[in-house]
RNA sequence: GGACGGUUAGCUCAGCGGCAGAGCACCGCCCUUACAAGGCGGGGGUCAAAGGUUCAAAUCCUUUACCGUCCA
Numbered sequence: 001g002g003a004c005g006g007u008u009a010g011c012u013c014a015g016c017g018g019c020a021g022a023g024c025a026c027c028g029c030c031c032u033u034a035c036a037a038g039g040c041g042g043g044g045g046u047c048a049a050a051g052g053u054u055c056a057a058a059u060c061c062u063u064u065a066c067c068g069u070c071c072a
Stems, first nucleotide, its partner, number of pairs: 001071007010024004018055001026042005048064005
């Protein structure tokens, strides 16, 4: 330098045009003599950035940044 993949909650990830989600973690309550486990509920998001397409974009297109694999 080139090809491909990835970037979504604190962490690991789903969501492939129409309300942003799950598990774990965190907070509160229940349970327990107490702790853990378990049950119920809750908070938490500039969907990497900018631009474009569209009535509507995390999702499609372009560029950029960062990470990974491969080629040279």